[in-house]
Record summary:
This is a predicted complex of two RNAs, RNase P RNA and transfer RNA, with 481 nucleotides together. The prediction has a mean pLDDT of 76.
């Protein structure tokens, strides 16, 4: 100089101008029950983001009965910590990849137990003789060394097949062979000692124990979870219908199987008014969104008939907040002081235009520059936080790692 | 805004629960039948399962992650 790792952090910047939304203030007009209310204008303050996004977790908050034990379901999953929690975040520990900064890992259990493991292949889990070795028996040829066929028995050391075939190598033994035996290796489980908070590391000792894979199947182990979500919910006023499903007909698109729209009968669902019936402590009926136990609540419950609005306000923005500095911690974070207050619509505001700097992009020029195009990445709040993921033009710092050079 | 579900030959769906071979009706095409068409009968092509990634000897099926569609919500 070159390739590359890891962390952070920006993500246009000053200005005019003309708009738009909350809010604050002045004033006009219309209402009024005299409290305000509503509407213009003007004048000031603020006014998107690292992801406001996906909605994948955790949680404040509200309400259903503040929710008790069990069952079932769902989740999570090396250890140790951090946190309001959390499938996150941090050190660590194992196991893999990379020369190497460093990265990757849904990283318990397969020796609880069930299930699966196509196709090939003899055989797929307490395995198995299809070729091929070998013994014995019987027939056959024979150049008498042996072949061959046919039964029957051993053998997993060779061959072939699969994603995987029941440790390796050597030997020793056998008719041929094997952990059958015996040495060294691996890799498994048990005992000790040592180290560490632990996951685990490390020596030593013993046992031929050699045990497939699969739990992102079932399932055991430990833990963790009550459901639903700001259309939660509350307050005021106010009208009298709306929604799903079969089928039928009609249009419309398409060649067409079918597809969207309307309408019509039938059945079902729900808040509210009326009428009926049955019920009130000897309680009808209800809850605890799967059941049971248990424990509450209870004056209303079933049926029939008529039967639709969607307007305000409050929730709702001071918060497990943000900056600095410090002090403990390897870190993640926490303690402690001092400082700041920063969007809040409900068809849903944050925009357009000019300049000047800065970016990319093209042209000239050794070069400093210069000249002409480009508004310039992802996106955009809607109860509100903690992280995850997933998109992002170019940029900036910072440690560190490998090569080659020069002193 | 919040909740939920679906995506498989052209068109509707099945297969996903317990993973090993992509299926079914319609619509295409070609032949037969007919005087010709429809109906009917025979054969036949057509899909890497919405896209990336993982797990696994092996993925439409499972597990994470984007994409597009539809539905629901006093």
């Nucleotide at each position: 100089c070159g390739a590359g790792c890891u962390g952070g952090c920006c993500g246009g910047g000053c200005g005019g101008u003309c708009g738009c939304g909350u809010c604050g203030g002045u004033u006009c007009c219309g209402g009024u029950u005299c409290g305000c209310c509503g509407g213009g204008a003007c004048c000031g303050c603020c006014g998107a983001g690292g992801a406001a996004g996906g909605u994948c977790c955790g949680g404040g908050c509200u309400c259903c009965g503040c929710a008790g034990g069990g069952c079932a379901g769902g989740g999570u999953g090396g250890u140790c910590g951090g946190u309001a929690a959390c499938g996150c975040c941090g050190a660590c520990c194992c196991g893999g990849g990379g020369u190497g900064a460093c990265c990757c890992g849904c990283g318990g259990g397969a020796u609880a137990g069930u299930g699966c493991c196509a196709c090939a292949g003899a055989a797929a889990a307490c395995a198995g003789a299809c070729c091929g070795c070998c013994g014995c028996g019987a027939g056959g040829c024979u150049c008498c060394g042996g072949c061959c066929u046919c039964g029957u028995g051993g053998u997993a050391a060779g061959g072939g097949u699969g994603a995987a075939a029941c440790g390796g190598u050597g030997g020793u033994g056998u008719a041929a062979g094997a952990g059958a035996c015996c040495a060294c290796c691996a890799g498994c489980g048990c005992c000790g000692c040592a180290g560490g908070u632990g996951a685990c590391u490390g020596c030593g000792g013993c046992g031929g124990c050699u045990c497939g894979g699969u739990a992102a199947a079932c399932c055991c182990c430990a833990c963790c979870c009550g459901g639903a979500g700001c259309a939660a919910g509350g307050u005021c006023a106010g009208a009298a219908g709306g929604g799903c499903g079969c089928g039928g007909u009609g249009c419309u698109g398409g060649u067409g199987a079918c597809a969207g729209c309307a309408u019509c009968u039938c059945g079902c669902c729900u808040g509210c008014g009326c009428g009926a019936g049955c019920g009130u402590u000897c309680g009808a009926g209800g809850g605890c969104g799967g059941c049971c136990c248990g424990c509450c609540c209870g004056a209303g419950c079933u049926c029939g008939c008529g039967g639709g609005u969607a307007g305000a306000c409050c929730g709702c923005a001071u918060g497990a907040g943000g900056c600095u500095g410090u002090c403990g911690g390897c870190a993640a974070c926490g303690g402690c002081a001092g400082u700041c207050c920063u969007a809040g619509a409900u068809g849903g505001a944050u925009g357009g235009c000019c300049g000047c700097c800065g970016g990319c992009c093209c042209g000239c020029g050794c070069a400093a520059g210069u000249g002409g195009g480009u508004g310039c990445a992802c996106a955009g709040a809607a109860c509100c936080c903690g992280g995850c993921c997933u998109a992002c033009a170019g940029g900036c710092c910072a440690g560190c790692u490998c090569g080659c050079c020069c002193g | 805004c919040g909740g939920g579900g679906u995506g498989u030959g052209g068109c509707g769906c099945a297969g996903c629960u317990u993973g090993g071979c992509a299926g079914c009706g319609c619509g295409c095409u070609u032949c037969g039948u007919u005087c010709g068409g429809g109906a009917c009968g025979a054969a036949g092509a057509g899909g890497c399962c919405g896209c990336c990634g993982g797990u696994u000897c092996a993925a439409a099926u499972c597990c994470g992650g984007c994409c597009a569609c539809c539905c629901c919500g006093a």
Rfam match: Bacterial RNase P class A. The family's RNA type in Rfam is ribozyme.